[in-house]
Context: one part of a larger RNA
RNA sequence: AGCGUACGGCGGAUGCCUAGGCGCCAGGAGCCGAGGAAGGACGUAGAAAGCUGCGAAAAGCUACGGUGAGCCGCAAGCAGGCAACGACCCGUAGAUAUCCGAAUGGGGCAACCCGGCGGGAGUAAUAUCCCGUCACCCUAUGCUGAAUACAUAGGCAUAGAGGAGGCAACCCGGGGAACUGAAACAUCUAAGUACCCGGAGGAAAAGAAAACAACAGUGAUUCCGUAAGUAGCGGCGAGCGAACGCGGAAGAGCCCAAACCAGUAUACUUAGGUGUACUGGGGUAGCGGGACUCUCAUAAGCGAAGCAAGGCUUAAUCGAAGAGGACUGGAAAGUCCCGGCACAGAAGGUAAUACCCCUGUAGAUGAAAAGUCAAGCUAAGCGGAGAGUAUCCCAAGUACCACGGGACACGUGAAACCCCGUGGGAAUCUGGGAGGACCACCUCCUAAGGCUAAAUACUACCUGGCGACCGAUAGUGAACAAGUACCGUGAGGGAAAGGUGAAAAGCACCCCGGGAGGGGAGUGAAAAAGAACCUGAAACCGUAUGCUU
Repeated sequence: AGCGUACGGCGGAUGCCUAGGCGCCAGGAGCCGAGGAAGGACGUAGAAAGCUGCGAAAAGCUACGGUGAGCCGCAAGCAGGCAACGACCCGUAGAUAUCCGAAUGGGGCAACCCGGCGGGAGUAAUAUCCCGUCACCCUAUGCUGAAUACAUAGGCAUAGAGGAGGCAACCCGGGGAACUGAAACAUCUAAGUACCCGGAGGAAAAGAAAACAACAGUGAUUCCGUAAGUAGCGGCGAGCGAACGCGGAAGAGCCCAAACCAGUAUACUUAGGUGUACUGGGGUAGCGGGACUCUCAUAAGCGAAGCAAGGCUUAAUCGAAGAGGACUGGAAAGUCCCGGCACAGAAGGUAAUACCCCUGUAGAUGAAAAGUCAAGCUAAGCGGAGAGUAUCCCAAGUACCACGGGACACGUGAAACCCCGUGGGAAUCUGGGAGGACCACCUCCUAAGGCUAAAUACUACCUGGCGACCGAUAGUGAACAAGUACCGUGAGGGAAAGGUGAAAAGCACCCCGGGAGGGGAGUGAAAAAGAACCUGAAACCGUAUGCUU
C1' cells in the first nucleotide's frame, strides 16, 4: 500500500409520518370604489426583528347576541395587568381609520413639498398647531354674458350615494398576427386563435318572425343529443364543414313611432288658420291593423307599490352507552372475561389498534342584529266586442340597384340571405319581403324603433364532501420568514429549507478542557431519542486487526 473483518466518523438514501398541495362534485357568493377601493408606505405591544392584527381612539374602542373560566396573537419566560359587576373567544351592527394610491387644492422623483378660503387653539404681535373646505367631466337649476343689436359661445354658483379606478375566469363589441400545416410555397391553413383596446353583468349575448318549411305543417331566443363528418366548400390540395327535421332542457311575452284628439311654446299669417318643437291622450297588426263613423258592454283577468306569516344564511345548544376485571407493557385503546348504547360502528384525538375517555357523529333545537327568499293580504292602474266607410296612417336617403369589400360551412362561384363604403334611389295594403341567380307559382311574413326571466358559460372568493391523486428531488414556485432570500438598471427571473420525546421530564451536581466538545450522575421505555435530535443505506474518512506484497 492492496484486499478482507470489526468498530467509529461523515453523509442523508430508504422506511414510516403529514402540518401542505392536486383534482373533481355540490352549495353559497358573484362585485369593491370620491361615504376614497384594490394595492401599498409608515406606524402601533412594558421590552418588539419577522409574521398576524390594528391605525395617533393603532394585537385595539362601543352596542347587541352567543358562550361561560380563564385571559393579555404566532410565542415560551420576565415584569405588569384584566376577569362571575361575565373577561378572553365567536357572530351582527357601529366608531376610529396617519400617508400614498382613481388620488381629486397646486406641485411631485408614490407614501413627499407648497398653498387659498372659513373657523378654532396659541402669542404682546408674529410663529406654530388643529378642524372644515378647494380637481375634472356629466346632468339639472339659477345668475351672468363677448365679437355683435337681439341672441349664442363662454363664465360663475348651487344641487346630484352621477362618472373616474380596481377585479381570476366567463360575456359582448372594435382591431388583429406569426410560427405552423399544405412534407417547398403564394390562394388556403393556423384563426377571427394569441394578443391589444372599449364595455357590461352575475351571468353576458340572443329573442317574440318582413322566421322556417314544402303543398304537410311548425310557431321568439338559448343550450344539449341526433341529423353528420352527411349536404356542400376546397391550389376539389392540405383541409374546412352546415342546415332542415327529430328527441330533450327551459318556457313568457310586451312597449313604442305614425294617423287622430287636446294643450303649451314659437314662426308665418288678412283674423279662419298653417308650419315647427315639446307634452298628454290614442295606438301596435298579417284571417291585415289602427285612425275615423255608428251600436253594445264596464266584467273576467292582469297588476306597479306597500304590508307580511314563514324559510334560508351569518354565532351557537342538546346529543346514548365501560375511567369494568385480569394479563403483557413505560403507556392499553391490544389479548382474554363480563356488560351497555345504537336514527349515533363517519372521522379526529387521547402514552400501541377506543361505538360506550375527549371532540364529535345520527337526530333534534336556535338569532337581539344584518342579509336574502317569500305564501298571503291590501291595492293605484290597465283592461272588451260588433258593424260601416275605403278619406288618412302604418318607421326614407331606408328598401332596392351598380361597383368595391366583409361575413355567412359556402375561397365570386349560377351565389341568394346578412353587414359596410361610394354613387344612384321606391312604394303604404290595388302595398311589401322571403322561399339559394332569375321567372312562374304556392305559401309565409310585415324591415328600416325598443324591452324581456328561465334553460347556457365561468370560479378569484366562502362552505361542505369525495379521490385505484402526491407524500418533502413528490405534490403548488412556496408544508418552513415564499413570490421570501438571492440575481437583474429594468421588464423579469427565482431557490434551498419538514420530523427529539407520550410528556421538556431539554441533563441539577461532579470531573477533563481556554472553548468547542466529552466523561460520570440524573430524566426517560429508549439518550446508539441530547436539540447538528425518528429511521440512519452508499460513496468518502479513520482506528484496530488478518492475509498478501
Model confidence (mean pLDDT): 85 of 100. The part of an RNA shown here (large-subunit ribosomal RNA, domain I) has 549 nucleotides and comes from Phosphitispora sp. TUW77. Taxonomically the source falls in Phosphitispora (Bacteria, Bacillati, Eubacteriales, Peptococcaceae). The full RNA is in RNAcentral, with records from ENA.